[in-house]
Large-subunit ribosomal RNA, domain VI from a Gemmatimonadota bacterium, 272 nucleotides, folded computationally. It was read from a public genome assembly. Model confidence (mean pLDDT): 88 of 100.
Context: one part of a larger RNA
RNA sequence: CGUUGGAGAGUUGAGGGGCGCGGACUCUAGUACGAGAGGACCGAGUCGGACGAACCGCUCGUGUCCCGGCUGUGUCGCCAGAUGCAACGCCGGGUAGCGAUGUUCGGUACAGAUAACCGCUGAAAGCAUCUAAGUGGGAAGCUGUCCCCAAGAUGAACUCUCCCUGGUGCCUUGAGCACCCUGAAGGGCCGUCGGAGACUACGACGUCGAUAGGUCGCCCGUGGAAGCGCAGCAAUGCGUUACGAGCGUAGCGAUCCUAAUCGCCCGUGAGG
Numbered sequence: 001c002g003u004u005g006g007a008g009a010g011u012u013g014a015g016g017g018g019c020g021c022g023g024a025c026u027c028u029a030g031u032a033c034g035a036g037a038g039g040a041c042c043g044a045g046u047c048g049g050a051c052g053a054a055c056c057g058c059u060c061g062u063g064u065c066c067c068g069g070c071u072g073u074g075u076c077g078c079c080a081g082a083u084g085c086a087a088c089g090c091c092g093g094g095u096a097g098c099g100a101u102g103u104u105c106g107g108u109a110c111a112g113a114u115a116a117c118c119g120c121u122g123a124a125a126g127c128a129u130c131u132a133a134g135u136g137g138g139a140a141g142c143u144g145u146c147c148c149c150a151a152g153a154u155g156a157a158c159u160c161u162c163c164c165u166g167g168u169g170c171c172u173u174g175a176g177c178a179c180c181c182u183g184a185a186g187g188g189c190c191g192u193c194g195g196a197g198a199c200u201a202c203g204a205c206g207u208c209g210a211u212a213g214g215u216c217g218c219c220c221g222u223g224g225a226a227g228c229g230c231a232g233c234a235a236u237g238c239g240u241u242a243c244g245a246g247c248g249u250a251g252c253g254a255u256c257c258u259a260a261u262c263g264c265c266c267g268u269g270a271g272g
Stems, first nucleotide, its partner, number of pairs: 001152001005163007015149004021049001023047005033038001051106005059100004066093005071086006110144003117137004164271001166180005171174001181269001186266004190206005211259003214255005220248003227240005
């Protein structure tokens, strides 16, 4: 921009894409078959592999500053306590998120039309012949069935709901032009954000409010803070504080304390 008024939702599915794998073992059955050795079709069940998708309760990893420990050096006058730098200085752990090594699931079954091939009936050609008329079977392949996209499918589909029911003038009389009034439904701008995201888009919210931050509580992590007291010459230990201290990032809630203020723009007037 189109889809012949505009708008908000929900669908249909032409068409397109994805998936499509393979093994071992058990039963049937040591059966059919075979002198024996050996050893099935068909059918039923179990367990792995590779591949793929989703997810994070479990396991494992990351987690650049969430907690603790340690070294050197500098700073805060000194002690104590903090803090800067040293690859996050190094080390031990680790929430959310993300991930796989973790978890769950998938390929099936079935139907139709077929390929090679196997047939039935059967003439041309008194026979024969699956073929010429007619007709049956037959693949991991084709079509459908499963998953995803999808009406720019210009062949522009369908359903529901919502909105708009003014006036004047001009002449070149037409889907004509100009002016006044009107400005709907709805959308956007803007702001607070997001397991959404390069931007955009998408989704949530904007005081009729829990959208983000803060605060409080909980979960969870770290692992016993500082100060003071006691014991010890001291290093250090103990108590306060293991019925979990102190400190905490993303998690789960609560709460209008802070910020989403006020507004502006687009979109019209009943429609080949």